The RNA shown here (c-di-GMP-I riboswitch aptamer) has 85 nucleotides and comes from a Candidatus Sumerlaeota bacterium.
RNA sequence: UGCUGAUAAAGGCAACCAUCGGGUAACCGAUGCACGCAAAGUCACAGCACCGGGGUAUGAAGCUCCGGUGGGCUGGUCUGCCGGC
Numbered sequence: 001u002g003c004u005g006a007u008a009a010a011g012g013c014a015a016c017c018a019u020c021g022g023g024u025a026a027c028c029g030a031u032g033c034a035c036g037c038a039a040a041g042u043c044a045c046a047g048c049a050c051c052g053g054g055g056u057a058u059g060a061a062g063c064u065c066c067g068g069u070g071g072g073c074u075g076g077u078c079u080g081c082c083g084g085c
Stems, first nucleotide, its partner, number of pairs: 002085004012037002017032006035072001041078001043076001045075003048070009
């Protein structure tokens, strides 16, 4: 440096839920908790899902445009502890 592993050591993160706050909403933040995670660290580039608004069609679905949300949905980018080869 590359590949690989998570059982070992040192650690790390924190689902759901609860309380408070923000947001039209998806959802986000703080505290507690601990479902789980070898990147459950970073980044919305691609896909996917979700929210708001407009247009079209219309009984509706669907399609389309704009804005947003999700990294613990997937791929990918960058970075990282330990062990093995």